[in-house]
Small-subunit ribosomal RNA, central domain from an uncultured bacterium, 346 nucleotides, folded computationally. The coordinates come from a structure-prediction model, not an experiment, and the mean pLDDT is 82.
Context: one part of a larger RNA
RNA sequence: CUGGGCGUAAAGGGUGUGUAGGCGGUUUAAUAAGAUAGUGGUGAAAUGCCGGAGCUCAACUUUGGAAUUGCCAUUAUGACUGUUAGGCUAGAAUGAUGUAGAGGAUAGCGGAAUACCCAGUGUAGAGGUGAAAUUCGUAGAUAUUGGGUAGAACACCAGAGGCGAAGGCGGCUAUCUGGGCAUAAAUUGACGCUGAGGCACGAAAGCAUGGGGAUCAAACAGGAUUAGAUACCCUGGUAGUCCAUGCUGUAAACGAAUGAAUGCUAGUUUGUUGGCGUAAGUUCAGGGACCGGAGUAAACCCAAUAAGCAAUCCGACAGGGGAGACCGGUUGCACGAUUAAAACUC
Numbered sequence: 001c002u003g004g005g006c007g008u009a010a011a012g013g014g015u016g017u018g019u020a021g022g023c024g025g026u027u028u029a030a031u032a033a034g035a036u037a038g039u040g041g042u043g044a045a046a047u048g049c050c051g052g053a054g055c056u057c058a059a060c061u062u063u064g065g066a067a068u069u070g071c072c073a074u075u076a077u078g079a080c081u082g083u084u085a086g087g088c089u090a091g092a093a094u095g096a097u098g099u100a101g102a103g104g105a106u107a108g109c110g111g112a113a114u115a116c117c118c119a120g121u122g123u124a125g126a127g128g129u130g131a132a133a134u135u136c137g138u139a140g141a142u143a144u145u146g147g148g149u150a151g152a153a154c155a156c157c158a159g160a161g162g163c164g165a166a167g168g169c170g171g172c173u174a175u176c177u178g179g180g181c182a183u184a185a186a187u188u189g190a191c192g193c194u195g196a197g198g199c200a201c202g203a204a205a206g207c208a209u210g211g212g213g214a215u216c217a218a219a220c221a222g223g224a225u226u227a228g229a230u231a232c233c234c235u236g237g238u239a240g241u242c243c244a245u246g247c248u249g250u251a252a253a254c255g256a257a258u259g260a261a262u263g264c265u266a267g268u269u270u271g272u273u274g275g276c277g278u279a280a281g282u283u284c285a286g287g288g289a290c291c292g293g294a295g296u297a298a299a300c301c302c303a304a305u306a307a308g309c310a311a312u313c314c315g316a317c318a319g320g321g322g323a324g325a326c327c328g329g330u331u332g333c334a335c336g337a338u339u340a341a342a343a344c345u346c
Stems, first nucleotide, its partner, number of pairs: 004317001006315001007300002012314001014201004021194003025088007033081002035077008049065006091191001092188003096183004103177007110154001114150008125136002162169002206247006216240001220236004264293001267291001269289001272286003275282002295302001319346003328339004
């Protein structure tokens, strides 16, 4: 230097964007940096290797050769990579016309339910459970009717459905706004892919300040259960749950799956969007699923949404424990996060 693997055995970064770097479509000409071939110089000697020789052999000594795979100079070649110049349109992007959507932000509005307050009717129970009790109720509860207030969540539609880079997103309306897809092929002409650092986003819980506080509910209290019950069950109940502005930066952040391209069986079935069609349809394009073949795989299984066949770049793995812990660094208000050994032990 090469050789292995990363769905479940150790191993894909939570996600994007993008700097350096790595890699990069098609064509013509030039160049000759890389490359290939030749020649010359150098690559000390010894050692090592090969063929001989000398000590009786061997070690040892000695002689010749090859090797020293390198570097420098020079000549030639011009396919490939690079560079320079000029083209191309299949990648990529822009524009045009359409189109679906819980994509995002802000503001307003709505009904059901819940809790509380006021008033009416009305009377002794109501709650709750396996059974009970704590609890509420003659100061009139529960039930029921009318009125009011508050906060949070949006039944049905709803779907293997849709959108988003991921986290995630679901009442209705308006405004602002991102992305996708289809059609034709107008424009640019490789502008591309990946991406160490960097930057941005990032569920829930948690933290800071100020609001809000209906429900639910860590902690906590009581009642039960039990041998005990710091639980499961019940009655209450505070942080929190909600909003604004900051912080935190983690999750089985999972499809445990980086992105792009090619490609087999005209395979089967069911949804979604666009195109075409008067329509039934069609399957041309994009997306979401279920099976199944070749192939792959230790098996399970995967199988045009690959874990198949190949290619580029990044990340990460190397027996179990010690340990995702110590020390140090960075970061945070803190909790912590991130980076991350060793002794020892089996």